Predicted 3D model of a 71-nucleotide RNA (transfer RNA) from a Candidatus Kaiserbacteria bacterium.
Rfam family: tRNA.
The organism belongs to Candidatus Kaiseribacteriota, within Bacteria.
RNAcentral holds the sequence, with entries from ENA.
RNA sequence: GGGCGAUUAGUUAAAUGGUAUAAUUCCGGUUUCCAAAACCGUAGUUGGGGGUUCGAUUCCCUCAUCGCUCG
Numbered sequence: 001g002g003g004c005g006a007u008u009a010g011u012u013a014a015a016u017g018g019u020a021u022a023a024u025u026c027c028g029g030u031u032u033c034c035a036a037a038a039c040c041g042u043a044g045u046u047g048g049g050g051g052u053u054c055g056a057u058u059c060c061c062u063c064a065u066c067g068c069u070c071g
Stems, first nucleotide, its partner, number of pairs: 001070007010024004018054001027041004047063005
C1' cells in the first nucleotide's frame, strides 16, 4: 500500500427499513438480627459526519479506532 470484518447501556450481546431489547452492573424497595441469595421497581445505549427514504442500528459515501489477511 491492497482486501475483508467489527464498532449498540458501565460490561457482554440481540435487533435483515416501522415504538432500540435482554442479561449483568449501579441505585431504590421487600425479605433478613446483619449480610448474601431471591423477588419487585428505576435509570442508562446505536463510534463521528453526510446522503437516500414518509421513516435508517439496518442501505450508500466518508472519517476514526480495533482485528484478520495479501504483497